[in-house]
The RNA shown here (SAM riboswitch aptamer (S box leader)) has 91 nucleotides and comes from an Acidimicrobiaceae bacterium. The source organism's lineage runs through Bacteria, Bacillati, Actinomycetota, Acidimicrobiales and Acidimicrobiaceae.
RNA sequence: CAAGCAUCCAGAGCGGACGAGGCACAUGGGCCCCUGACUCCGCCGCAACCGACCCGAGAGGGCACGGUGCGAACGCCAUGCUCGAUGGGAG
Numbered sequence: 001c002a003a004g005c006a007u008c009c010a011g012a013g014c015g016g017a018c019g020a021g022g023c024a025c026a027u028g029g030g031c032c033c034c035u036g037a038c039u040c041c042g043c044c045g046c047a048a049c050c051g052a053c054c055c056g057a058g059a060g061g062g063c064a065c066g067g068u069g070c071g072a073a074c075g076c077c078a079u080g081c082u083c084g085a086u087g088g089g090a091g
Base pairs, nucleotide, nucleotide: 013043014042015041016040017039021032022031023030025080026079027078028077029076044071045070046069049067050066051065053062054061055060081091082090083089
């Protein structure tokens, strides 16, 4: 410095617009919301998947410039479908 295993579920907001729903689908819970949720716009931020750049023989590391994602609650919780196996699991 890196890898594997185990364990855990962290981080980040303001303004404007809109106006009744929202938490991907279904069911069961629970939660948020006219003290304005959700969504959209602006700026800000979190994070570091992809690209760029830098360091390194390499494995990798750094950075945060560009592109995603995100800024309530463990991806809110449980179950569900396909494949595999009869064991964990993968999608």